Predicted 3D model of a 76-nucleotide RNA (c-di-GMP-I riboswitch aptamer) from Sphingobium vermicomposti.
Of the family's consensus pairs, 94% are formed in the model.
The coordinates come from a structure-prediction model, not an experiment, and the mean pLDDT is 85.
The RNAcentral record of the sequence draws on Rfam.
Rfam family: c-di-GMP-I riboswitch aptamer. Clan: c-di-GMP_I riboswitch clan.

RNA sequence: GACCGAAAAGGCAAACUGUCGGCGACGACAGGACGCAAAACCUCCGGUCUCUGGUUGAGAUAGCGGGGUUACCGAA
Numbered sequence: 001g002a003c004c005g006a007a008a009a010g011g012c013a014a015a016c017u018g019u020c021g022g023c024g025a026c027g028a029c030a031g032g033a034c035g036c037a038a039a040a041c042c043u044c045c046g047g048u049c050u051c052u053g054g055u056u057g058a059g060a061u062a063g064c065g066g067g068g069u070u071a072c073c074g075a076a
Stems, first nucleotide, its partner, number of pairs: 011036002016031006034063001040069003044066003047061005
């Protein structure tokens, strides 16, 4: 220096409920915690989902997986 991640300090927030936005998937805020060492950010690849009669196309999911960028602490 790198890998791993115990402990400590903290952090995020699933389902569900309320309000609002959207054709919809879903998103924002508040409550709430299933969980998360990147559950911080990015649609480049794959998956799944929505709109469209179908195709084309457009969109959603970063808490589906891969990948990229950045980041607190540092025992064995």